[in-house]
RNA sequence: UGGCAAACCCGCCGAAAGGCGGCGACGCAAAGCCUCGGGGCUACCGCAGGGCGCGCUCGCGUCCCGCCACGCCGGCCGGGCCGCCGAA
Numbered sequence: 001u002g003g004c005a006a007a008c009c010c011g012c013c014g015a016a017a018g019g020c021g022g023c024g025a026c027g028c029a030a031a032g033c034c035u036c037g038g039g040g041c042u043a044c045c046g047c048a049g050g051g052c053g054c055g056c057u058c059g060c061g062u063c064c065c066g067c068c069a070c071g072c073c074g075g076c077c078g079g080g081c082c083g084c085c086g087a088a
Base pairs, nucleotide, nucleotide: 003028004027009022010021011020012019013018026075032081033080034079036078037077038076039073040072041071046067047066049064050063051062052061053060054059
């Protein structure tokens, strides 16, 4: 010189976390890219338990709760790669 774009709101995708786009700037000297390590978030499905109802007695439906990542977070930290400025 410039760059990125939080939250809110709108639309779309998703069970959710969240992501994409628009608006908009809270901030960022890597708030550029990559899940390699750590950490965090969600829990559809699944597993286990409890309540209620039905019922062909061993099953179904529904609600609550716990666990669960292959899902998500790079603007959580570390790491790798690239980059701007510069007296250093």

Predicted 3D model of an 88-nucleotide RNA (c-di-GMP-I riboswitch aptamer) from uncultured Longimicrobium sp.
Lineage of the source: Bacteria > Gemmatimonadota > Longimicrobiia > Longimicrobiaceae > Longimicrobium.
Its mean pLDDT, the model's own confidence on a scale to 100, is 85.
The model forms 100% of the base pairs in the Rfam consensus.
The sequence is in RNAcentral, with records from MGnify.